Context: one part of a larger RNA
């Protein structure tokens, strides 16, 4: 320097933003750095290779040739790449108009339910299970009605619905705020794609400080079950679950499928916007763009399957894999309050 790969066999970074770098639309001109062609110089000898020769052969030795893929220089070419300059609008972005949405943050409000407390009615049970028991109850429980308190979650709508980069997002209202989409083709004129590092976000559990605590509930106690039962079932129950601020930075962070661009038969749903038809409308039909499902052809695949939301066919960029165990361990570095995270071996062994 190079090969083959990454849905399920080893392998896509959890996700974004963006630095360096890599890659880059149409057209005209310039340049001649890359690139290409010709000439010249150099590329020592020995060695190696080809041909020929000398020791009886060979090793060894001698001669000639070619080669030495390179470098320097000179003349030339100008398609492609680079650079410089001019132009363009199909990429990208902006403007105006428009509607959709659990996108994010903050504040306020609401009803159902659970629990507790107070009061009324009322009396002997309630609860729980496969069956029970622990437990609760005559100090009046369970049930039922009224009142009050508090915390957490938001039934129906709800959908193979929606929005978000991912994690994740679901009662209602207001305020602040991000993104996407459609229409007009109005503006800028390649401003683009990717992205090693960096930076930010990042479920649950966990940690720090302070608050909160209804229900649930690791640990723990008790009752059962059982040969035992450090479990499954039952009665309790602390951390936690909730809030604020700060850490942690992991996951089956999954579509186990990185991002971008354009290309390649169809069928059928669904969400958003626009246009047409009809009769203003629900609705129906045709049609364009964007999103999201299912089925299926070519093609691909070890098969399963994927199949315009590709795992098809191309190009660009990043990440990653290279037999199993040892091991995501040890050591060291970096990060963390800790728990630990990240980077990440070897001996040995099959």
């Nucleotide at each position: 320097c190079u090969g083959g790969g990454c849905g399920u066999a080893a392998a896509g970074g959890g996700c974004g933003u963006g630095u360096a770098g890599g890659c880059g639309g149409c057209u005209c001109g310039a340049u001649g750095c890359g690139u290409c062609g010709g000439g010249a110089g150099u590329g020592a000898a020995a060695g190696g290779c080809g041909c020929g020769g000398g020791c009886u052969c060979a090793a060894c030795c001698c001669g000639c040739g070619g080669a030495g893929u390179g470098c320097u220089u000179u003349c030339g070419a100008a398609a492609c790449g680079g650079u410089c300059g001019g132009g363009c609008u199909a990429g990208a972005g902006g403007g105006c108009c428009g509607g959709a949405g659990a996108g994010g943050g903050a504040a306020g409000c609401g009803g159902a339910a659970u629990u507790g407390c107070c009061g009324g009615u009322g009396u002997a049970g309630c609860g729980g299970u496969g069956a029970a028991a622990u437990g609760c109850g005559u100090a009046g429980a369970u049930a039922u009605c009224g009142g009050c308190a508090g915390g957490a979650a938001c039934a129906c709508c709800a959908g193979u619905g929606g929005a978000g980069a991912a994690g994740g997002c679901g009662g209602c209202u207001u305020c602040c705020u991000g993104g996407a989409c459609g229409g007009c083709u109005u503006c800028u004129g390649a401003c683009g794609c990717u992205g090693a590092g960096g930076c930010g976000c990042g479920a649950a559990a966990g940690c720090g400080u302070g608050g909160g605590g209804a229900g649930c509930g690791a640990a723990c106690g008790g009752g059962a079950u059982u040969a035992g039962a450090u479990a499954c079932c039952c009665c309790g129950g602390u951390a936690g679950u909730c809030c604020a601020c700060g850490c942690u930075g992991u996951a089956a962070a999954c579509g186990a499928u990185g991002g971008g661009u354009g290309c390649u038969a169809g069928g059928u749903g669904u969400g958003g916007c626009g246009g047409g038809u009809a009769u203003c409308g629900a609705c129906c039909c045709c049609u364009g763009c964007c999103g999201u499902g299912c089925c299926g052809g070519a093609g691909u695949c070890a098969a399963c399957a994927c199949a315009a939301u590709a795992a098809g066919g191309a190009c660009c960029c990043c990440g990653c894999c290279u037999g199993g165990g040892g091991a995501g361990u040890a050591c060291g570095g970096c990060c963390g309050c800790a728990a630990g995270g990240u980077u990440g071996a070897a001996a040995c062994u099959c």

Background:
Predicted 3D model of a 350-nucleotide part of an RNA (small-subunit ribosomal RNA, central domain) from an uncultured bacterium.